[in-house]
Annotation: This is a predicted structure of a 1502-nucleotide RNA (small-subunit ribosomal RNA) from a hydrothermal vent metagenome. The prediction has a mean pLDDT of 82. Rfam family: Bacterial small subunit ribosomal RNA. Rfam links the family to the GO terms ribosome and structural constituent of ribosome. The RNAcentral record of the sequence draws on SILVA.
RNA sequence: AGAGUUUGAUCCUGGCUCAGGAUGAACGCUAGCGGCAGGCUUAACACAUGCAAGUCGAACGGUAACAUUAGUGCUUGCACUAGAUGACGAGUGGCGCACGGGUGCGUAACGCGUAUGCAACCUACCUCUAACAAAGGGAUAGCCCAGAGAAAUUUGGAUUAAUACCUUAUAAUAUUUUCAAUCGGCAUUGAUUGAAUCUUAAAGAUUUAUCGGUUAGAGAUGGGCAUGCGUGACAUUAGCUAGAUGGUGAGGUAACGGCUCACCAUGGCGACGAUGUCUAGGGGUUCUGAGAGGAAGAUCCCCCACACUGGUACUGAGACACGGACCAGACUCCUACGGGAGGCAGCAGUGAGGAAUAUUGGUCAAUGGACGCAAGUCUGAACCAGCCAUGCCGCGUGAAGGAUGACUGCCCUAUGGGUUGUAAACUUCUUUUAUAGAGGAAGAAACUUAUCUACGUGUAGAUAACUGACGGUACUCUACGAAUAAGGACCGGCUAACUCCGUGCCAGCAGCCGCGGUAAUACGGAGGGUCCAAGCGUUAUCCGGAUUUAUUGGGUUUAAAGGGUCCGUAGGCGGGGUUUUAAGUCAGUGGUGAAAUCCUACAGCUCAACUGUAGAACUGCCAUUGAAACUGAAACUCUUGAAUGUGCUUGAAGUAGGCGGAAUAUGUCAUGUAGCGGUGAAAUGCUUAGAUAUGACAUAGAACACCGAUAGCGAAGGCAGCUUACUAAGUCAUAAUUGACGCUGAUGGACGAAAGCGUGGGGAGCGAACAGGAUUAGAUACCCUGGUAGUCCACGCCGUAAACGAUGAUUACUAGCUAUUGGCGAUAUACAGUCAGUGGCAAAGCGAAAGUGUUAAGUAAUCCACCUGGGGAGUACGAUCGCAAGGUUGAAACUCAAAGGAAUUGACGGGGGCCCGCACAAGCGGUGGAGCAUGUGGUUUAAUUCGAUGAUACGCGAGGAACCUUACCAGGGCUUAAAUGUAUAUUGACAGGGUAGGAAACUACUUUUUCUUCGGACAAUUUACAAGGUGCUGCAUGGCUGUCGUCAGCUCGUGCCGUGAGGUGUUGGGUUAAGUCCCGUAACGAGCGCAACCCCUAUCUUUAGUUACCAGCGAGUUAUGUCGGGGACUCUAGAGAAACUGCCUGCGCAAGCAGCGAGGAAGGUGGGGACGAUGUCAAGUCAUCACGGCCCUUACGCCCUGGGCCACACACGUGCUACAAUGGUGAGUACAGAGGGCAGCUACCUGGUGACAGGAUGCGAAUCUCUAAAACUUAUCUCAGUUCGGAUUGGAGUCUGCAACUCGACUCUAUGAAGCUGGAAUCGCUAGUAAUCGCGUAUCAGCCAUGACGCGGUGAAUACGUUCCCGGGCCUUGUACACACCGCCCGUCAAACAAUGGAAGCUGGGAGUGCCUGAAGUCGGUAACCGCAAGGAGCCGCCUAGGGUAAAACUGGUAACUGGUGUUAAGUCGUAACAAGGUAGCCGUACCGGAAGGUGCGGCUG
Repeated sequence: AGAGUUUGAUCCUGGCUCAGGAUGAACGCUAGCGGCAGGCUUAACACAUGCAAGUCGAACGGUAACAUUAGUGCUUGCACUAGAUGACGAGUGGCGCACGGGUGCGUAACGCGUAUGCAACCUACCUCUAACAAAGGGAUAGCCCAGAGAAAUUUGGAUUAAUACCUUAUAAUAUUUUCAAUCGGCAUUGAUUGAAUCUUAAAGAUUUAUCGGUUAGAGAUGGGCAUGCGUGACAUUAGCUAGAUGGUGAGGUAACGGCUCACCAUGGCGACGAUGUCUAGGGGUUCUGAGAGGAAGAUCCCCCACACUGGUACUGAGACACGGACCAGACUCCUACGGGAGGCAGCAGUGAGGAAUAUUGGUCAAUGGACGCAAGUCUGAACCAGCCAUGCCGCGUGAAGGAUGACUGCCCUAUGGGUUGUAAACUUCUUUUAUAGAGGAAGAAACUUAUCUACGUGUAGAUAACUGACGGUACUCUACGAAUAAGGACCGGCUAACUCCGUGCCAGCAGCCGCGGUAAUACGGAGGGUCCAAGCGUUAUCCGGAUUUAUUGGGUUUAAAGGGUCCGUAGGCGGGGUUUUAAGUCAGUGGUGAAAUCCUACAGCUCAACUGUAGAACUGCCAUUGAAACUGAAACUCUUGAAUGUGCUUGAAGUAGGCGGAAUAUGUCAUGUAGCGGUGAAAUGCUUAGAUAUGACAUAGAACACCGAUAGCGAAGGCAGCUUACUAAGUCAUAAUUGACGCUGAUGGACGAAAGCGUGGGGAGCGAACAGGAUUAGAUACCCUGGUAGUCCACGCCGUAAACGAUGAUUACUAGCUAUUGGCGAUAUACAGUCAGUGGCAAAGCGAAAGUGUUAAGUAAUCCACCUGGGGAGUACGAUCGCAAGGUUGAAACUCAAAGGAAUUGACGGGGGCCCGCACAAGCGGUGGAGCAUGUGGUUUAAUUCGAUGAUACGCGAGGAACCUUACCAGGGCUUAAAUGUAUAUUGACAGGGUAGGAAACUACUUUUUCUUCGGACAAUUUACAAGGUGCUGCAUGGCUGUCGUCAGCUCGUGCCGUGAGGUGUUGGGUUAAGUCCCGUAACGAGCGCAACCCCUAUCUUUAGUUACCAGCGAGUUAUGUCGGGGACUCUAGAGAAACUGCCUGCGCAAGCAGCGAGGAAGGUGGGGACGAUGUCAAGUCAUCACGGCCCUUACGCCCUGGGCCACACACGUGCUACAAUGGUGAGUACAGAGGGCAGCUACCUGGUGACAGGAUGCGAAUCUCUAAAACUUAUCUCAGUUCGGAUUGGAGUCUGCAACUCGACUCUAUGAAGCUGGAAUCGCUAGUAAUCGCGUAUCAGCCAUGACGCGGUGAAUACGUUCCCGGGCCUUGUACACACCGCCCGUCAAACAAUGGAAGCUGGGAGUGCCUGAAGUCGGUAACCGCAAGGAGCCGCCUAGGGUAAAACUGGUAACUGGUGUUAAGUCGUAACAAGGUAGCCGUACCGGAAGGUGCGGCUG
């Protein structure tokens, strides 16, 4: 010091979370020791038992107990007697009990803290000083006697003492009153001196040393009171107050004072927060933090308050008293029922509560306290011990060596390696600690006693003696032996640390983000590792990080946030000069700021924690002295801020009145006739009772075209015909007047669009609601026809808007350019200047960016308003305003980890622009209708194996299912296996043939039997090791493939721009089939694509010439390149040439384009093919193959027979054949290319109607062979279900094959179905193309081929064009999308859960008020009783705790019912928003509607 988390990515805003420290902690796991600390945070709940405050005989009367002594009695160890002694129960008296100890209920207060004051006070014991202590008296407790009572307790009688009580004397510097003088004080008045007057003291004890007593003064200590300042939350608490504020007088108190009372006055407090409610002991300090701050107030110290709850006084120096009293109340206990007793918030302890907090311990040895002359007694204060890892600190659990890097475990690419790991074993060493034994402290010095010394008793000093709970503890030594001692959490990122197995959105984890749906470093286990360590984690809480409340140190155009606007009160802030002052400010000094704590230094425990000593600090407060710049205050002055005057001037500024024309509607009259109106198209509506249209006249209300404008005016809202009156304002010029008069502005006041409300008018047009018509699945809408409120006026309310520049007001300063409004200057419709406005562009700067930029969002200053994550919610409750609607103010529970701003790249749009494509259009031919073939779905089945399934599945995998194939089904069989390899062993047999069983596989029987160069080979069997799987996952994969798409795109390096994602390049202007090329250009280059290079084809040349060819020469045949020959031609197949916008004309800068151009076989990529960029679709394929993982192993493997894949109410795709005359049939005559061929193609001959059969020959093929049909010629048919069409079916055959039943093809004959050109819709094709005609090949025994792939023959039509449909490319724009529009997303309803509001009612709490009652007690009064008296009892009165009662307020809990809200993988209805979201959206308001919402009016552009 930061990190994670919003996004596809980015920057910002902003919340949430984490890493740190801390704790009086608790819980989980674990645990060796010691030191020092700490230990009921909850029920101020209730308490059994013991202890916690007594002491003094040197105050007193005394003698109950004990002891001693003496005496007596005598059973010699007992009893009695004696206050005689030590002592002492109970009692009188003195002192103490007001300290010490506990707790934090109450208290928001002079309670606490700090600083002052008391001229308004008290103070026992202690110290010092001065003086004094005289004379008397009567009681009383105890004791004794008698009595009541269960007890607690108590009554009566007699007698008695005091340092108890009373009377008198004396007395002052004491007290009261008055006067005078001097000095002082802010004042009331104080001090001193003097005079007069009034009132009051005492106690003894005794060892004769002293101690004690009284009065007065002083000190010390402790307290009381008063004051300044500081010290919580809430304004949804705004007014409070009757002893209340003050005065006079009196009373009271230690003392001032409304402290109390009488009278008088009416004050006092409050926005600088009174009053009320809630919460809380305060401080020193503690934790955290860089600090400022924030939080806390355990232990220790100071103060306060309290002592079962409430009240009251007594005693006393001191209390309204924790272990005192009285009363009331609640509770507990005892009781003989009459009555009594009690108060652990002292120390232990118990119960209860709670997550949770200890022993019914020892000692007064030390320190301290009470009493005492003292010894001493008492002391749960204190000192110690016990329990607890509660915390802090320290120590240990061993150290060194030791590699065959051992074994096990775990992991892997698994002959082997890695890791655990120098770890272990093993060798050597040490002994802290534990255990045992031995020794053994300091804390102790006093008091006291004894002796001695100094001076005069007595004090002071010295020496000696006495005293230890802790404790036989700390510590030291010896022995022993590695011996007695390690765990917890974590390992996806943040955050140090990784693998395997199990599990399979299950179980579970999780602080945030998030893991888990079959390969989980995130769950559980293991191995390994990391971090801490006698602890480690979790939970809770506080600070920090968080500059996330911002004084230090934040913001407000769009992220949350500027009030709708102005005026103005308080307040805050404020121009120049001079003088004074000294409140703020600054400096010096003094006092205080308790100690402890913190910090520094040193020191003591072996170190440390801990402790001691010293210093510093305590940032504060008070006082005092000085300074005078700044702020303040006072006085004087100035003119520049501000205002006024004077003069011109400006404008839709306001209010009231008058006037005007256009349009619209209505009415009347006239002309005129069938429609008008309205829409995308219609209909409702109006109209033959005369509309619409046209003309004239009349009436009405509302609004003011053109001018008109990023023009003007106004504070904002807002303001528009012309004109009059009244009112207000601004600018400019001038510099006459005042002389800081200013700025801002909480509370307050005024104004404030539209809608809306009230009363009364008005009502033409428009027009919520409403009605009707359309649209639609619906249409409570958009569109249409009507139409009420309203819109208009007057008066009165409302007080809100996207009331916006989403930008508060004021002042100053800071480059410019340009346009425009008003004024001034100058002679000025040029022009430049200046002041005040209104706009545009832009430098610097600012900003997250967009942007802003003298009209700031820049640089500064002052004041006000507002914000602090999203939702809940501008909601609820309360208050307030309003007639209402509603406005203003304005939460919480709960819930989420985001919500949001700007910009980027994509994608998308029922956005825009440009361009392309058989995309449309123009054409030709089809499909969809029929029959059949084939594939698919569905159904069926034992099985109908599996896959493909929008385009991109469906004559697809399959380029060929009768068996085989075959993966499916039924049945029968096999189990190291059907195949292959290696090794071992054995054998020459197995195999094969035959026979039997059987459907076959197989089983059983039988038979025949190797080669050899002798090394072996071959074959088979057995054994062993390796199997096998068309089982799953194409969402684990490779490879291959489809598609966008043969579309023109996709990127990189360097540079530049941007905070960044990214951009630029690749955009722009042209051009192209093309990111093709040119030009421009912060880009310059490059790569993958395009094109070209490759193949076929079109022309030519050359080389070569067999099996191809044959012009010329020769031979031969009825005839044929048949033969000799030829190398010309065709052809074959090698090599070359040729085409490049090269030439011309026109256009153009160029690229290039155009031309019935030339030339050329071919002309503008000549025509085809191969070739498929980055990527998309988790596209397809685990069944071609390969492969990870999982699964099966007498089966999910393998063999065999038969069946199935060919089923058939149906639906779809792809095809074939047709429906005929451009045709069918018969006869005749021609012309290809590319392929194939030996288990083959087969000439030719014969037979058969034919499929074909029987012969026979050529050819492993430019040689032989398979080979055309349309076409052409001719005849016939004559428009019919036909001489069209051929399905279906009967019969008879041919061929292949082990075998054609399920289930082959072909032939002949007979039969002759549907069908007469095909609805909505839809497909292909732009030239050798479509259409049409046949031929070949692969697979293959044969073939369900009408399929697929090729080949040639014949051979068209049309394209104006790019508006529209589809797809694509580029640029741009909007976006709330990024799984990317098959996106996102809103509201009602239904379901579950959660918190919450209202609510009849029920039930609590605290506080106050009125009335009634009123204990104890103080005070006051009092003749009867007691007492000589003082006085007391009793009675009366005031006040009061408590109780009762009444009404209201405040604040909780609960509640039938009810309201909205939030959350929740797959519910319902629609589709409101995001794109022009399909009617632009949103704001305010009003009405309406299942719901989102719709519509009206006004506003905004987001």